The part of an RNA shown here (large-subunit ribosomal RNA, domain V) has 585 nucleotides and comes from Candidatus Giovannonibacteria bacterium RIFOXYD1_FULL_48_21. Taxonomically the source falls in Candidatus Giovannoniibacteriota (Bacteria, Bacteria candidate phyla). The full RNA is in RNAcentral, with records from ENA and SILVA. It matches the Rfam family "Bacterial large subunit ribosomal RNA". Its family is annotated with ribosome and structural constituent of ribosome in the Gene Ontology. The coordinates come from a structure-prediction model, not an experiment, and the mean pLDDT is 80.
Context: one part of a larger RNA
RNA sequence: GGUGCAGUUAGACGAAAAGACCCCGGAAGCUUUACUGCAACUUGAUAUUGGGUAUGAAUUUUUUAUGCGUAGCAUAGUGGGGAGACUUUGAAGUCCUGCUCUCGGGCGGGACGGAGUCACCAGUGAAAUACCCAUCUUAAAGGACUUAUAUUCUAACCUCGACGGAGAAAACGUUUGGGGACAGUGUCUGGUGGGCAGUUUGUGUGGGGCGCAACCCUCCUAAAAGGUAACGGAGGGGUUUAUCAAGGUCGGCUUAGCGCGGAUGGAAAUCGCGCUGGACCUGUAAGAGGACAAGCCGGCUUAACUGCGAGGCGGUCAGGCCGAGCAGAUGCGAAAGCAGAAUCUAGUGAACCGACCAUUCGGUGUAGGACCGGUGGAAGAUUAACGGAUAAAAGCUACUCCGGGGAUAACAGGCUAGUUCCGCCCAAGAGUCCAUAUCGACGGCGGAGUUCGGCACCUCGAUGUCGGCUCAUCUUAUCCUGGGGGUGGAGAAGCUCCCAAGGGUUUGGCUGUUCGCCAAUUAAAAAGGUACGUGAGCUGGGUUCAGACCGUCGUGAGACAGGUUGGUCUCCUAUCUACUGCACU
Numbered sequence: 001g002g003u004g005c006a007g008u009u010a011g012a013c014g015a016a017a018a019g020a021c022c023c024c025g026g027a028a029g030c031u032u033u034a035c036u037g038c039a040a041c042u043u044g045a046u047a048u049u050g051g052g053u054a055u056g057a058a059u060u061u062u063u064u065a066u067g068c069g070u071a072g073c074a075u076a077g078u079g080g081g082g083a084g085a086c087u088u089u090g091a092a093g094u095c096c097u098g099c100u101c102u103c104g105g106g107c108g109g110g111a112c113g114g115a116g117u118c119a120c121c122a123g124u125g126a127a128a129u130a131c132c133c134a135u136c137u138u139a140a141a142g143g144a145c146u147u148a149u150a151u152u153c154u155a156a157c158c159u160c161g162a163c164g165g166a167g168a169a170a171a172c173g174u175u176u177g178g179g180g181a182c183a184g185u186g187u188c189u190g191g192u193g194g195g196c197a198g199u200u201u202g203u204g205u206g207g208g209g210c211g212c213a214a215c216c217c218u219c220c221u222a223a224a225a226g227g228u229a230a231c232g233g234a235g236g237g238g239u240u241u242a243u244c245a246a247g248g249u250c251g252g253c254u255u256a257g258c259g260c261g262g263a264u265g266g267a268a269a270u271c272g273c274g275c276u277g278g279a280c281c282u283g284u285a286a287g288a289g290g291a292c293a294a295g296c297c298g299g300c301u302u303a304a305c306u307g308c309g310a311g312g313c314g315g316u317c318a319g320g321c322c323g324a325g326c327a328g329a330u331g332c333g334a335a336a337g338c339a340g341a342a343u344c345u346a347g348u349g350a351a352c353c354g355a356c357c358a359u360u361c362g363g364u365g366u367a368g369g370a371c372c373g374g375u376g377g378a379a380g381a382u383u384a385a386c387g388g389a390u391a392a393a394a395g396c397u398a399c400u401c402c403g404g405g406g407a408u409a410a411c412a413g414g415c416u417a418g419u420u421c422c423g424c425c426c427a428a429g430a431g432u433c434c435a436u437a438u439c440g441a442c443g444g445c446g447g448a449g450u451u452c453g454g455c456a457c458c459u460c461g462a463u464g465u466c467g468g469c470u471c472a473u474c475u476u477a478u479c480c481u482g483g484g485g486g487u488g489g490a491g492a493a494g495c496u497c498c499c500a501a502g503g504g505u506u507u508g509g510c511u512g513u514u515c516g517c518c519a520a521u522u523a524a525a526a527a528g529g530u531a532c533g534u535g536a537g538c539u540g541g542g543u544u545c546a547g548a549c550c551g552u553c554g555u556g557a558g559a560c561a562g563g564u565u566g567g568u569c570u571c572c573u574a575u576c577u578a579c580u581g582c583a584c585u
């Protein structure tokens, strides 16, 4: 060196299970004051559903009454006819009494009484309730019909019981009772309605969640055309202006700051001169622009018009923007001319839908009005997730599931090195004096890759996660032991620096702890790397499934780097590499 056997598990990102955590897409279960429905319950109407009585109401009918301005015998409803009407079948009058009342009377009933009373005539808008007919207001009584409430009845309907068939139950029939037009049931209808069902609950995002954002305008980023990203840096908008416009036109004017001068008068009011130049002002952000004005003031006005539009800018499209000129009608101006809003760039919303105005349009239909559609106009969206899924929508899942992802987080590794640790430079100062024995501010330059981070590069068809046990191996920025330099080293004990990794670096109490605190030792009780070494070596106390409790949050399902208790660690079997021992060659 080779081969074999027996062992150990460090590696083969070993095996097993298309990761359960996380994200994306989908599903399911659950919740609720998410949305929309359904059952169920309930309200009313109506049918099944009938008869009386009382009371009330509506309509209608009969009879009787009722009707008061003033003048006028006096309580004249309206219209018509009308010259007589009523009366021994009891007039006037008197007494008693009922109703009504504007308190004056009117209309009745009874008794006495025993022959008259009223109209025509004067007055009044209208003439007799003398008499007759019709009718209105109000009222009373009666009737009809409908209806409401209450009550009652029995015959619908419901029901306890008994009986019937050689018969237990059911059904059916007969029947004594009890209820009773209620209940029950059908249809329509208002409400309640996670009891049940179907769904929604969006996107971006240096993982996701929380936060924030999404449309439009201005500037920078933007690399001198245009355009150009980021959860890059700054700001704005969702309008305002017409009876004193902030629009049109014509005419006129010049702001602001500073200096000098000037009564009250001052830093600053108004006046004069000069200088600078656009600093003022321009409704509103910023940028661009503006002095014979786009700023400021005044006169007159409505072009903040209708129908069009050559030609362009810009753009995937749709939308957006500029526009000479033509026709009509108009304003200002002497005129030339200017005027289709605002100095320019923000001030916004497609379709559908229903409503409105106009219309010499179409359809249906009619005696006509209408209705629907077309065309033109204009209003209704924080459709703001702003090119707008629906008229209409929130959550939980640790009971979870499926498809995917290392396109994306948690562990480890990698890159980086802000943070961390270590060192160096300068030397203000401390050190009695003296920067550098020792310490070292303000600053500067490095190194390491042990912390917390950043990134998201291998791994989500799985790289098992803290601590302990066991077994280690390496580094040196050395805790001890060894050798040196300096000292603010007398000695001893120290401080600091250099060399040095051979060996060593404790045992207990508390806690799952690493750490830490405490106790007692020690020469010393060093710091680190090794997938925060080591779970195919052990453990499983912690974290991190399913049960449960508390606090807090939540209406709730549930949630909580809050606490608490409980909770399956697979392979007696190692193929290769590695290591240990033995044997043979």
Stems, first nucleotide, its partner, number of pairs: 001585008010577003015570001022405006028397004034199005040192003044188005050153008059144007067136001077135005084118003093112008157179003161175004203213002211231001215237006238386001239283001240342002247301007255279001256276006281290002284347001286345003305328004311322003317387001330339003353380001356377004361373004412459001413457001414455003418452001420448006429439002466541001467539003471533001472530005479504003482499006506520005547565004551560003